This is a predicted structure of a 135-nucleotide RNA (c-di-AMP riboswitch aptamer (ydaO/yuaA leader)) from a Deltaproteobacteria bacterium. Lineage of the source: Bacteria > Pseudomonadati > Myxococcota > Myxococcia. It was read from a public genome assembly, where an Rfam model found it. Its mean pLDDT, the model's own confidence on a scale to 100, is 84.

RNA sequence: GCGAGAUUGUAGCCGAGAUCCGUUACCACGGAUGCGGGGGACCCACGAUUUGGGGCGUAUUCCUUCCUUAAGAGGAUAGGGCACUUCCAAGCCCGAGCCCGUCAGCUAACCUCGUAGGCAUUUGGGAGGGCAAUG
Numbered sequence: 001g002c003g004a005g006a007u008u009g010u011a012g013c014c015g016a017g018a019u020c021c022g023u024u025a026c027c028a029c030g031g032a033u034g035c036g037g038g039g040g041a042c043c044c045a046c047g048a049u050u051u052g053g054g055g056c057g058u059a060u061u062c063c064u065u066c067c068u069u070a071a072g073a074g075g076a077u078a079g080g081g082c083a084c085u086u087c088c089a090a091g092c093c094c095g096a097g098c099c100c101g102u103c104a105g106c107u108a109a110c111c112u113c114g115u116a117g118g119c120a121u122u123u124g125g126g127a128g129g130g131c132a133a134u135g
Base pairs, nucleotide, nucleotide: 006134007133008132009131010130012119013118014117018033019032020031021030022029023028034115035114036113037112038111039110044105052103053100054099055098056097061076062075063074064073065072079094080093081092082091084128085127086126087125088124089123090122
C1' cells in the first nucleotide's frame, strides 16, 4: 500500500411512470435513451358483430339484504401487495377506477401513445448479495 475472513452499520413502498441533454430569468417547452401500452400481414386460430364489442389495471366471480330493475350495504372469492433478493411459517391490507366509441384474435415490417399519481416502513427462521467503516 492492498484488503481475504470477520465485526458493526446501512438501504423507503405501490406503480411502466426514470435518467440525460438543450432552450428559457423563471414557469415551462423540446429531444434522446430506458421502461410500459395500443394498433398492425402471411401462417395459425376463431365463428357471430344490440344481450354490442374492446382496452389499461391484481382488482374477477358468487351469495345475502334492499329493491320494479338497479344503485346502495354486507359476506366470500380468482387474483395482488407488505420495505435488498429469495424460500418457509404466521399476521395485516387491497380485491378499485378509468378509457375507446360500433371498431380491433395472434401478428414480422411499420405506425402510434404514456413516462402519472398516491403513500409511509409486519414479525420470526434459513440462504445469498449491494454500499460504507474498521481491519